About this RNA: A computed fold for a 374-nucleotide RNA from Peptococcaceae bacterium UBA5318, annotated as Bacterial RNase P class A. Rfam family: Bacterial RNase P class A. Rfam's curators write: Ribonuclease P (RNase P) is a ubiquitous endoribonuclease, found in archaea, bacteria and eukarya as well as chloroplasts and mitochondria. The family's RNA type in Rfam is ribozyme. Model confidence (mean pLDDT): 77 of 100.
RNA sequence: CGAGUAUGCCAGAUGACCGCGGACACCAAAUGCCGAAAGGCGGUGUCUGAGGAAAGUCCGAGCUCCAUAGGGCAAGGUGCUGGGUAACACCCAGUGGGGGCGACCCCAAGGAAAGUGCCACAGAGAGAUACCGCCGAUGGCGGGCAACACCGCACAGGCAAGGGUGGAAAGGCGAGGUAAAAGCUCACCAGCAGUUAGGCGACUAACUGGCUCGGUAAACCCCACCUGGAGCAAGACCGAAUAGGGGAACAACAAAACGGCCCGUUUUAGUUCCCGGGUAAGGUCGCAUGAGGUGUCAGGCAACUGGCAUCCUAGAUAAAUGGUCAUCACUCCUUUAAGGAGGACAGAACUCGGCUUACAGGCAUACUCGCAAU
Numbered sequence: 001c002g003a004g005u006a007u008g009c010c011a012g013a014u015g016a017c018c019g020c021g022g023a024c025a026c027c028a029a030a031u032g033c034c035g036a037a038a039g040g041c042g043g044u045g046u047c048u049g050a051g052g053a054a055a056g057u058c059c060g061a062g063c064u065c066c067a068u069a070g071g072g073c074a075a076g077g078u079g080c081u082g083g084g085u086a087a088c089a090c091c092c093a094g095u096g097g098g099g100g101c102g103a104c105c106c107c108a109a110g111g112a113a114a115g116u117g118c119c120a121c122a123g124a125g126a127g128a129u130a131c132c133g134c135c136g137a138u139g140g141c142g143g144g145c146a147a148c149a150c151c152g153c154a155c156a157g158g159c160a161a162g163g164g165u166g167g168a169a170a171g172g173c174g175a176g177g178u179a180a181a182a183g184c185u186c187a188c189c190a191g192c193a194g195u196u197a198g199g200c201g202a203c204u205a206a207c208u209g210g211c212u213c214g215g216u217a218a219a220c221c222c223c224a225c226c227u228g229g230a231g232c233a234a235g236a237c238c239g240a241a242u243a244g245g246g247g248a249a250c251a252a253c254a255a256a257a258c259g260g261c262c263c264g265u266u267u268u269a270g271u272u273c274c275c276g277g278g279u280a281a282g283g284u285c286g287c288a289u290g291a292g293g294u295g296u297c298a299g300g301c302a303a304c305u306g307g308c309a310u311c312c313u314a315g316a317u318a319a320a321u322g323g324u325c326a327u328c329a330c331u332c333c334u335u336u337a338a339g340g341a342g343g344a345c346a347g348a349a350c351u352c353g354g355c356u357u358a359c360a361g362g363c364a365u366a367c368u369c370g371c372a373a374u
Base pairs, nucleotide, nucleotide: 001370002369003368004367005366006365007364008363009362010361012328013327014326015325016324017323018322020049021048022047023046024045025044026043027042032041033040034039051345055356056355058354059353060352061351062350063231064230065229066228075227076226077225078224079223080094081093082092083091084090095109096107097106098105099104110222111221115220116219117216118215119214131163132162133159134158135157138156139155140153141152142151143150171189172188174186175185176184190212192209193208194207195206196205197204198203235285236284237283238282245275246274247273248272249271250270254268255267256266257265258264292311293310294309295308296307297306298305299304330342331341332340333339334338
C1' cells in the first nucleotide's frame, strides 16, 4: 500500500427568523364562548420535544382484568455443557461437527442396541436378499478302474469376493486362509463397550475387548425441563341526550278487540314527573422514577453483578417533533482563485430485555493474509 476479520461508535454542527406539541410561571377576564353534562377554550415568557433501528410484531417479561385447591392426562414449546438474567428460543465461556491459507465464521447439536413406520425411481434385495457370477470340498448322476485315484455334469447345496442398481447394499484396506468365500484369523484405520487418567461438565487421551449393530426423530415415539387465557381498544372513574326498561299521576264519560246492542273483560297509543342500568360519541386517569442513564471503584476470562456519586431525558389522540436563510465541516465534479451538486434507512403511541430485517457516508481499537521497502 492492497485485500479482509472481529468488536464498538457516529448518524452533521452553530446561529437567526417563522410555525407546531408538552410542562411550568405570570397576565388578562367573564354575568364571556363551545358543550346536554362531565369538561374544555386566550395571551406572554422560560424550559423541553424521535431512533439505532422508533420497523417486523418473531421470542421473553413487567403491568391490568378474567380464570384457578392439589395431583394426573392431553396439547404446545425447548433440547451439547457450564454460567448470566426478572425471564427467554437471548447473551457469555467452553465441547463436538463443518467451512476458510488465515484472522475467524456457521450448526434445532438429547435418544435410531425400547418399539412402530418410511427409504421415490432403479435394483434380486432398502435388515432382508441372490439377477449376472464364483464354487460344487460333501452328497447325487454319468464316465472310468479289479478297487481306488481321476474326468465330466451343475441336481442338491455352499458363497457374497467380483459385476450390475442406487444417495445408501451389512465396517474400510492389505495379508493369510478356502472348493469358492467370509472378522474365519491377523496388522492398521473407523465405530461400539469397558478400565484408568484429566475435566464441575459436555468431552478428551491411553490401554483392553468381542469383532460391527444402514439412514431417517423440522415421522410417530421415548427421555428431561417449561407452559392458564386475553391484552392499554388491558383496566378504573366521570357522564348526558336519543332509544329502551321500571313506577306514579293524568287522559278517562278515550280508542281498539270480543259482541246485534248494553253491561262486562282484555289490550294500548299519548302527556307530565320520578327511578336505576348500559354505551367502542365524549372527558379524566392508567402515562413517563424505570429490571433507568452516566461516571467511578470492586468481583468475574466474559456475559454480568455489587457499592458510591450524579442526572431526570417526548407523552400526542388524527396525532407536534417542521420550514427558510447564513457560516463551518464532510463527499463528489469542474477548476487559477473559486464555483456547483449531494447527504441513507426510516419515524414514538403502556413500558422494558432480546432477535430479525433496512441503512448514504464515516470513525476508533485489535487482528489476519499478500506485495514492496528498510